[in-house]
The part of an RNA shown here (small-subunit ribosomal RNA, central domain) has 348 nucleotides and comes from a metagenome.
Its mean pLDDT, the model's own confidence on a scale to 100, is 88.
RNAcentral holds the full RNA, with entries from SILVA.
Context: one part of a larger RNA
Formats: sequence, structure tokens, C1' cells
RNA sequence: UUGGGCGUAAAGGGAGCGCAGGCGGGAAGGUAAGUCUAUCUUAAAAGUGCGGGGCUCAACCCCGUGAGGGGAUGGAAACUAUCUUUCUUGAGUAGUGCAGAGGUAGGCGGAAUUCCCGGUGUAGCGGUGGAAUGCGUAGAUAUCGGGAGGAACACCAGUGGCGAAGGCGGCCUACUGGGCACCAACUGACGCAGAGGCUCGAAAGUGUGGGUAGCAAACAGGAUUAGAUACCCUGGUAGUCCACACCGUAAACGAUGAUUACUAGGUGUUGGAGGAUUGACCCCUUCAGUGCCGCAGUUAACACAAUAAGUAAUCCACCUGGGGAGUACGACCGCAAGGUUGAAACUC
Repeated sequence: UUGGGCGUAAAGGGAGCGCAGGCGGGAAGGUAAGUCUAUCUUAAAAGUGCGGGGCUCAACCCCGUGAGGGGAUGGAAACUAUCUUUCUUGAGUAGUGCAGAGGUAGGCGGAAUUCCCGGUGUAGCGGUGGAAUGCGUAGAUAUCGGGAGGAACACCAGUGGCGAAGGCGGCCUACUGGGCACCAACUGACGCAGAGGCUCGAAAGUGUGGGUAGCAAACAGGAUUAGAUACCCUGGUAGUCCACACCGUAAACGAUGAUUACUAGGUGUUGGAGGAUUGACCCCUUCAGUGCCGCAGUUAACACAAUAAGUAAUCCACCUGGGGAGUACGACCGCAAGGUUGAAACUC
């Protein structure tokens, strides 16, 4: 490289936007680059294909004929390309509605923990498998009242919703992104995917400045134990929180890239629209999401099964025995931690 693959065997990029390159809806007409065809010329001989002949056969040798890529000229116009005109179903816009923990900023609220002050009150509290360290007569625990402060938002809550992913959950306000349904007024292929590139990206971690109630790496003590640098207990600092700036990784998972079309059914649920109904519930149809079951088909099996892992098409990423190794070296990025790219010897 070809072929074959990528849910679990190796393999889908964490996600989005997007330049190049790739692919791309219906109709009419033009051109003729690709494509097809005819002719001309050239492509030495040998060789190769076909036919025939000579060495007893064959190899080998000889004769004839054909083929061959490129070029030039003429022609064809179905397909690809390109130009012009046109269409509306793809895509988008407008309009009317709808649902939502989508995002950012500001404000507010109650429950609870902790701490402080005061009242009542007295000897224990706490903790465990059992204890001890610890707290408490300087009055703890318990209980009542008042206050401070930080963080998280019980119930509602749901194989519920929203978001590209990460993720998002008290209430209110402001600003703001996207989606769905209906309608069919407008644009008229404006589309898909996307190497590089750019942006976003949990937790932990880093820098500067704040904040610190609870929890809690490190650390200290008490236990356990042969030991116990652990599991259990009492404490406790970074951190967890906020602002700004980095980091750029995760079992970033549906371990399943994106888009489009098609392919039995059944049953739930969320948001719309329509029908039926006097109206509501119920019922029926339909669109968009989200679950379960299940036929064909697929699969090594498990299983997947209109939300495909089925049948096809386009584009991208990735895999090629285990270990060595996501290591070394180099390069790029980073304040650092480290990240990205990424071998070989050797060995089985």
C1' cells in the first nucleotide's frame, strides 16, 4: 500500500465551528476538459500474442501477422465537469405559538452544621466491634433566646427536561444562545463532511488576591495488628468556595464519529399540532425527543434491532500479535506538574 476492520477481541478524535481538498437535488440549453470512437503518423530490431515452418521432439532458430502507450486531426454528447437559464422537495429566512436545572450577571430566602453571647441546668459528653485519644466543674453534652459566617439547595424529582460535549437543580430580575410544532409568505442548492487551524472542555493541579461553616489529601494522636507508614476513631492543613489567568486530561462511555435515505410490529413517557366530543377526561392521527419489548436482517457470541451493531451513500478519525511503551530521543506547548506527537534494540 492493498484487503479487512473499529459496542465488548487492536481500533471512533472529549466536543463544536470551520479554510483547503473530497462528495453533492430536479429541468432545459451550450461547450467538449474527463469519457468513448474513427483516421493519420510515430513507437528500430529482438521479445510477448496468433498462424506457419526448420533442427528426430523440445528448448532454440526462421517467416508472416497482430497488439501496444503517447501525439495530431475529425466526430459522439449518455455520464462526470463547466457556463447560462429555470424549479422547490434539501438548506435557510419571515410569521404565530410552545416547553425547558441551556448560559452570564445581580439580588433575595428558609432548613441544617459550626462558632460567639446570654438564660435554664449538672456530671458527664463523644466515639467504637469493644475501647482509647479528645471535650467537660474555668460548667461541657442537652435545651431555649439572640447574633456571625460560609457552603449546599430537602420535598417537588421522574429509564423527566435542557445543552455540541464537559455539564446544568431554592426563588426573583435583567441580558442572552439553541430547539420543537404549525404555517407556506420569501431566498433558490445557499448543502454534507472536514486534514491542518481556532474555540469550548469534569475532577485534580498551578499562579496572584480574597474567603474558609462543613468536609478533608498531607500530618499528629488513639486503637487494631506479628507489624499496620492502612481499614476504625479524635483532631487537622492544602484543597473544596469567589475573581482573574493557566493546565487540556478522564471508564471525557452509549466503551457505538457526523449526515442522508430506506427497512414488521407492540407498549410507556415528554413537548407540540390536528380530528372526534356541547366542553373536559378518555379515544384516534401526526411531528419532534426519550425508554422498554420484539420480527426480518446482522453478530464469534453476548446482543443490536427505525435512537441499528440492519440495507445503502458521502466525508473524516483510527487499528494491524503480547511485552518493551504511551517509554526513550527529538520537536512543539506549559510557571510547574506535565501534555501532544511518538520509535527501536531485545524478548515471547